Predicted 3D model of a 96-nucleotide RNA (Glycine riboswitch aptamer) from Terrihalobacillus insolitus. The sequence was found by an Rfam model in a public genome assembly. The model forms 91% of the base pairs in the Rfam consensus. Lineage of the source: Bacteria > Bacillati > Caryophanales > Bacillaceae > Terrihalobacillus.
[in-house]
RNA sequence: AUGACUGCUGUGGGAGAGAACGUAGAUAUACGUCACCGAAGGGGCAAAUCUUCAAAGAAAGAUGAAUCUCUCAGGUAAAAAGACUAUAGUAGGCUA
Numbered sequence: 001a002u003g004a005c006u007g008c009u010g011u012g013g014g015a016g017a018g019a020a021c022g023u024a025g026a027u028a029u030a031c032g033u034c035a036c037c038g039a040a041g042g043g044g045c046a047a048a049u050c051u052u053c054a055a056a057g058a059a060a061g062a063u064g065a066a067u068c069u070c071u072c073a074g075g076u077a078a079a080a081a082g083a084c085u086a087u088a089g090u091a092g093g094c095u096a
C1' cells in the first nucleotide's frame, strides 16, 4: 500500500404460497379455525476429522455444510420484508 477475501451502509434486481373463513376494528392489526410456502432468522443431519475404551468395533461421544430438510418464527393481493446477486462507498485484511 492492497488484488482476492470478510463485515457494514446506499442504490438496483430478487421466487414461492388463501386479497381464505369467523369475531372485534375506519384501517393497519388482534384472537380463533382450517389450507399452504420457504429465500429474514432459527433447528436437524452426510462425508471427514478428533477423542475415549486393555484389545476390539458396523462401538460411544464431539466437531461438522447447504439453495437439502423441519416449518418454531416469518410469509400466502399491494406495500413492507426477502436468501442471493450487481455496483458504489467505507472498515479490515492474507500476500507482495
Stems, first nucleotide, its partner, number of pairs: 001095001005092009018034001020033005035076003041072001042070003048063005053057001

Source information
Its Rfam family is "Glycine riboswitch aptamer". Its family is annotated with glycine biosynthetic process in the Gene Ontology.